[in-house]
A computed fold for a 354-nucleotide RNA from a Kofleriaceae bacterium, annotated as Bacterial RNase P class A. Rfam family: Bacterial RNase P class A. Rfam's curators write: Ribonuclease P (RNase P) is a ubiquitous endoribonuclease, found in archaea, bacteria and eukarya as well as chloroplasts and mitochondria. It is recorded under the gene name rnpB.

RNA sequence: GGAGAGAGUGAGGUGACCGCUGGCGGCGACGCGGCAACGUGUUCGUCGCGAGAGGAAAGUCCGAGCUUCACAGGGCAGGGUGCUGGCUAACGGCCAGUCGAGGUGACUCGCAGGAAAGUGCCACAGAAAACAAACCGCCUGCCGCGAGGCAGGUAAGGGUGAAACGGUGCGGUAAGAGCGCACCGCCUCGUCGGUGACGGCGAGGGCACGGCAAACCCCACCCGAAGCAAGACCAGACAGGGGUCGUGUGGCCCGCACGAUGACUCCGGGUUGGUCGCUCGAGCCCGCCGGUAACGACGGGCCUAGAGGAAUGGUCGCCAUCACACAGAACUCGGCUUACUGCUCUCUCCGGCG
Numbered sequence: 001g002g003a004g005a006g007a008g009u010g011a012g013g014u015g016a017c018c019g020c021u022g023g024c025g026g027c028g029a030c031g032c033g034g035c036a037a038c039g040u041g042u043u044c045g046u047c048g049c050g051a052g053a054g055g056a057a058a059g060u061c062c063g064a065g066c067u068u069c070a071c072a073g074g075g076c077a078g079g080g081u082g083c084u085g086g087c088u089a090a091c092g093g094c095c096a097g098u099c100g101a102g103g104u105g106a107c108u109c110g111c112a113g114g115a116a117a118g119u120g121c122c123a124c125a126g127a128a129a130a131c132a133a134a135c136c137g138c139c140u141g142c143c144g145c146g147a148g149g150c151a152g153g154u155a156a157g158g159g160u161g162a163a164a165c166g167g168u169g170c171g172g173u174a175a176g177a178g179c180g181c182a183c184c185g186c187c188u189c190g191u192c193g194g195u196g197a198c199g200g201c202g203a204g205g206g207c208a209c210g211g212c213a214a215a216c217c218c219c220a221c222c223c224g225a226a227g228c229a230a231g232a233c234c235a236g237a238c239a240g241g242g243g244u245c246g247u248g249u250g251g252c253c254c255g256c257a258c259g260a261u262g263a264c265u266c267c268g269g270g271u272u273g274g275u276c277g278c279u280c281g282a283g284c285c286c287g288c289c290g291g292u293a294a295c296g297a298c299g300g301g302c303c304u305a306g307a308g309g310a311a312u313g314g315u316c317g318c319c320a321u322c323a324c325a326c327a328g329a330a331c332u333c334g335g336c337u338u339a340c341u342g343c344u345c346u347c348u349c350c351g352g353c354g
Base pairs, nucleotide, nucleotide: 001350002349003348004347005346006345007344008343009342012319013318014317015316016315017314018313020052021051023049024048025047026046027045028044029043030041031040032039033038054326058337059336061335062334063333064332065331066227067226068225069224073254074253075252076251078223079222080221081220082219083097084096085095086094087093098112099110100109101108102107113218114217118216119215120212121211122210135158136157137154138153139152140151141150142149143148166184167183168182169181170180171179186205187204188203189202190201191200192199193198231276232275233274234273240267241266242265243264244263245262246258247257248256283302284301285300286299287298289296290295
């Protein structure tokens, strides 16, 4: 100087005043109950205290908590995952490892089960694209004045292509070729290490058995559905008419349950008001122990938005700094992915100089 990995932060801090939303507490009014004391309220006012958008709140891609339906029963179809071991409530996530690819490297990525179960595809170019094959060339023989022609052999050299039926070297041959040999590579067997994926070593062998499954498929494991606009309660209003015999939360079949005072469905009318769900969580922080780690046990501490067409803004003083970058909760949580950008810290790699 350049690069790789991880963590933090999220342009303000502090003091004061005014304003917005929730919560807790006090006082008062009003409503309801009660003889009263008093209780209570989806009502209003007032005082005090506390709290109030993110690392991604985004995407809605996975997984769950929760709610409703359902015997979440059997089968078919369908879908998801796809190396091994572990973590977790679970996951397509995370951690560690193995193998493969990329990179000088720190590291990064993974389309990581099966191609002798079957089917299919590999355009164009090229002689030939999987039970392959001879365009140029090389060698031998014959014919010919010569250019060249015919026959046989060949796949080492060249060409085409993403890919051409092992690679390099030596020997051998008419010229060549695993034809032979050595070392790799491949296959089989044995042995050692490892929980395992797999790896090391040794022996023997034939020297040959392309790719694509993120193509259909085969194999292994997993999978109810819908969703807070779920669902529950209160108040209030209204107008019925027609059809079917079945209906039952992914599709089909079987089973089962309910069913005519019923259920389902089409057209039409009314109400589209209020409350709950709604925030204490597989929660966060610290310590200590176990574990390579993800993470877990134990102990202690903390409470940190709940709006309802949608709340956090304004002013002043002091300090500080130059991203006002990406961007605003709507039931909650664990992940993944995407967007963005300044600063801080830690470790590591490569190069140069001293």